[in-house]
RNA sequence: GGGCGUGUAGCUCAGUGGAUUAGAGUAUGUGGCUACGAACCACAGGGUCGGGGGUUCAAAUCCCUCCAUGCUCA
Numbered sequence: 001g002g003g004c005g006u007g008u009a010g011c012u013c014a015g016u017g018g019a020u021u022a023g024a025g026u027a028u029g030u031g032g033c034u035a036c037g038a039a040c041c042a043c044a045g046g047g048u049c050g051g052g053g054g055u056u057c058a059a060a061u062c063c064c065u066c067c068a069u070g071c072u073c074a
Base pairs, nucleotide, nucleotide: 001073002072003071004070005069006068007067010026011025012024013023028044029043030042031041032040050066051065052064053063054062
């Protein structure tokens, strides 16, 4: 340098045939439970979906470009 992937909550990931207005688990905080703690139960906070641009009434999802990273070819 060429090709193919991946990037979504602190962490691991789902959603990628465009519109249920962004989710799950875990972690964290608060409360309950307990003699205390763990476990368990309930609730809460946390994201502008890697950056930018385009198409569209509407984009995490389609197109272009850039960045980071993995595999592979030379």
Predicted 3D model of a 74-nucleotide RNA (transfer RNA) from Staurocarteria crucifera.
Model confidence (mean pLDDT): 81 of 100.